[in-house]
RNA sequence: GUGGCUGUAGUUCAGCGGUAGAGCGCCUGCUUGUGGAGCAGAACGUCGCGGGUUCGAAUCCAGUCAGCCACC
Numbered sequence: 001g002u003g004g005c006u007g008u009a010g011u012u013c014a015g016c017g018g019u020a021g022a023g024c025g026c027c028u029g030c031u032u033g034u035g036g037a038g039c040a041g042a043a044c045g046u047c048g049c050g051g052g053u054u055c056g057a058a059u060c061c062a063g064u065c066a067g068c069c070a071c072c
Stems, first nucleotide, its partner, number of pairs: 001071007010024004018055001027041004048064002051061002
């Protein structure tokens, strides 16, 4: 340089163009002599970035950035 894959919550990952979710973790409460386990609740997202298409985009399109793989 060329082609491809990945990027979504603190973390690991889901997610058909129509309200962005789960597990784990953090916080609060219940329970317990304490802790752990268990139960209940709450918080946490400019969906890598800025554009285009669309009534409507995490999703489709083109670009760009970062990481990884292959080829050269």

The RNA shown here (transfer RNA) has 72 nucleotides and comes from a Nitrososphaerales archaeon. The source organism's lineage runs through Archaea, Thermoproteati, Nitrososphaerota, Nitrososphaeria and Nitrososphaerales. The same sequence occurs in records of 2 taxa. It matches the Rfam family "tRNA". By type it is a transfer RNA.